[in-house]
Context: one part of a larger RNA
RNA sequence: GGCGCAUGGUGGAUGCCUUGGCACGGACCGGCGAAGAAGGGCGUGAUAAGCUGCGAAAAGCUUCGGGGAGCCGCACGUAGGCCGUGAUCCGGAGAUGCCCGAAUGGGGAAACCCGGCGAGAGUCAUGUCUCGUCACUGGGUGGUGAAUUCAUAGCCACCGCAGAGCCAACCGGGAGAACUGAAACAUCUAAGUAUCCCGAGGAAAAGAAAUCAAAUGAGAUUCCCUGAGUAGCGGCGAGCGAAACGGGAGGAGCCUAAACCGAGCCCCUUGGGGUUCGGGGUUGUAGGGCCUGGGUGGGGCUUGUCCCGCCAGACAGGAUGCACAUAGCCGAAGCGCGUUGGAACGCGCCAUCGUAGAGGGUGAGAAUCCCGUAGGCGAAAUGUGUGAUCUACUGGUGACCUGGGUACCUGAGUACGGCGGGACACGAGGAAUCCCGUCGGAAUCUAGGGGACCACCCUCUAAGGCUACAUACGAGUCCGUGACCGAUAGUGCACUAGUACCGUGAGGGGAAGGUGAAAAGCACGCCUGGCGGCGAGUGAAACAGAUCCUGAAACCAUGUGCCU
Numbered sequence: 001g002g003c004g005c006a007u008g009g010u011g012g013a014u015g016c017c018u019u020g021g022c023a024c025g026g027a028c029c030g031g032c033g034a035a036g037a038a039g040g041g042c043g044u045g046a047u048a049a050g051c052u053g054c055g056a057a058a059a060g061c062u063u064c065g066g067g068g069a070g071c072c073g074c075a076c077g078u079a080g081g082c083c084g085u086g087a088u089c090c091g092g093a094g095a096u097g098c099c100c101g102a103a104u105g106g107g108g109a110a111a112c113c114c115g116g117c118g119a120g121a122g123u124c125a126u127g128u129c130u131c132g133u134c135a136c137u138g139g140g141u142g143g144u145g146a147a148u149u150c151a152u153a154g155c156c157a158c159c160g161c162a163g164a165g166c167c168a169a170c171c172g173g174g175a176g177a178a179c180u181g182a183a184a185c186a187u188c189u190a191a192g193u194a195u196c197c198c199g200a201g202g203a204a205a206a207g208a209a210a211u212c213a214a215a216u217g218a219g220a221u222u223c224c225c226u227g228a229g230u231a232g233c234g235g236c237g238a239g240c241g242a243a244a245c246g247g248g249a250g251g252a253g254c255c256u257a258a259a260c261c262g263a264g265c266c267c268c269u270u271g272g273g274g275u276u277c278g279g280g281g282u283u284g285u286a287g288g289g290c291c292u293g294g295g296u297g298g299g300g301c302u303u304g305u306c307c308c309g310c311c312a313g314a315c316a317g318g319a320u321g322c323a324c325a326u327a328g329c330c331g332a333a334g335c336g337c338g339u340u341g342g343a344a345c346g347c348g349c350c351a352u353c354g355u356a357g358a359g360g361g362u363g364a365g366a367a368u369c370c371c372g373u374a375g376g377c378g379a380a381a382u383g384u385g386u387g388a389u390c391u392a393c394u395g396g397u398g399a400c401c402u403g404g405g406u407a408c409c410u411g412a413g414u415a416c417g418g419c420g421g422g423a424c425a426c427g428a429g430g431a432a433u434c435c436c437g438u439c440g441g442a443a444u445c446u447a448g449g450g451g452a453c454c455a456c457c458c459u460c461u462a463a464g465g466c467u468a469c470a471u472a473c474g475a476g477u478c479c480g481u482g483a484c485c486g487a488u489a490g491u492g493c494a495c496u497a498g499u500a501c502c503g504u505g506a507g508g509g510g511a512a513g514g515u516g517a518a519a520a521g522c523a524c525g526c527c528u529g530g531c532g533g534c535g536a537g538u539g540a541a542a543c544a545g546a547u548c549c550u551g552a553a554a555c556c557a558u559g560u561g562c563c564u
Base pairs, nucleotide, nucleotide: 001563002562003561004560005559006558007557008556009555015549016514017513020485021484022482023481024480025479026478027477028476029474030473031166032165039100040099041098042055043054044053046078047077050074051073061094062093063092064091065090066089070082071081072080105114106113107112115134116133117132118131119130120129121128136163137162138161139159140158141157142156143155144154170201171199172198173197174196175195181188185235211218212217222249223248224247225246232240233239253466254465255464256411260279261278262277263276264275265274266273267272268271284445286410287409288408289406290405291404292403293402294401295400296399299307300306301304308398309397310396311395312394313393317391318390319389320388321386322385323384324383325382326381328377329376330375334350336349337348338347339346351368352367353357359371360370361369416440417439418438419437420436421435422434423433426451448459449458450457501508502507521548524535525534526533527532
């Protein structure tokens, strides 16, 4: 020196564990904000660096409930306190709530600087301090008031009237890629996706047929299944890809414009026109208006489109009731015997309950020890909901039915056409339908559609508006489940984690869990400057002694055998 063996050190694999994650299902809830949000800065404790809580009233204050013996957060020390006159703790409501932040008195390099006005404190007085108030825009109301007489514009004031900012996805709209695929690539695809912007709600959007259908008909919209990878579209390539019928979920229908009538106001003024409001009216078997017949029909008077009555309620609000939510409460049966053990929840034996043998904890596998579980019960206060009742709220109704006549009305720069685009599964195609630009431009019961177009037939009634439910999503709260993970996994984070740290910045972004059943965390002695160790003691165990369960390998030693 090598090889081997033994004993250690180092190291932190493995096993076991779980406070944390992940996914799915269900329920609730779906907003917060100028009454100052989200998010922060700085403070706040006897001691206080971090986290948490809170705000100069500062780990808290008041009150109403719950609860019932300990308490002063994580954080187990010392000191000092609180508590059956009910603390700590849990829930409802309220008070306080510095500074920044939409930030809004002005400014600003966020958490800072400097003001005006009013009231007050203080001072001999000024400086100073405290409270309130002062941004902008829209709306409403009032005042004032030009060119310009009236008027209007403008200006001023007031009004917890509104807006502004934040928020996970879902939703509607505006703008809108490329990689990629086509085995290259240009039409095409990816995809109206990603991304940006605007807007809204708890859902949004859509929605009561100018719809489908096809010779029987259906009857708003939305969603699911099916139809169907069908019909089709397509450098007929890659690919894209319906609809109706049928079956389900759900179910709900309404209001206007116009004709005509009336009132107020304005204009010109024989008589008309305009405007506002009220009545009227809302349809496809066309309906309505106006004129004219017939039939049926509540009441009251102060004869007003009044009261009362009746009907309905999807809009608004309240009351009562009920339910749910936000704290909680009751809840069966072995302090069984023996045995091993440090410990019984194990084993043996004997019992018990069960609408409860889900689960967790307890010194090892516990229905009967504890928390719970099954099953029941519960709210002073606030919130949510409501097929309930009521209402002073809203709407309808007081006329309806049936004839005849009249041709007054029934949404115009609209429909539609040419050209250019876009959307429709449909790429210009034979291309209907819908939308936009541009140029043209109807009809008025006529018009539109039935996939060029025409006829017949069928079917609807555009050019105004509203409308729950079934559907989508999950930031937040709660419950449940897992052939999901178990600390290099599972979230980036099981731990003072979006922290430390890196970067001018946008941004990037860790590592790090485990003594023991219980601190019983080693009194005391010895070596030592300390660290550390040796005894002694605790403990079942200390090679469980503080990065302390287990403790692999690499690596490093010590001892020893063999070889050289």

This is a predicted structure of a 564-nucleotide part of an RNA (large-subunit ribosomal RNA, domain I) from a Longimicrobiaceae bacterium. The prediction has a mean pLDDT of 82. Lineage of the source: Bacteria > Pseudomonadati > Gemmatimonadota > Longimicrobiales > Longimicrobiaceae.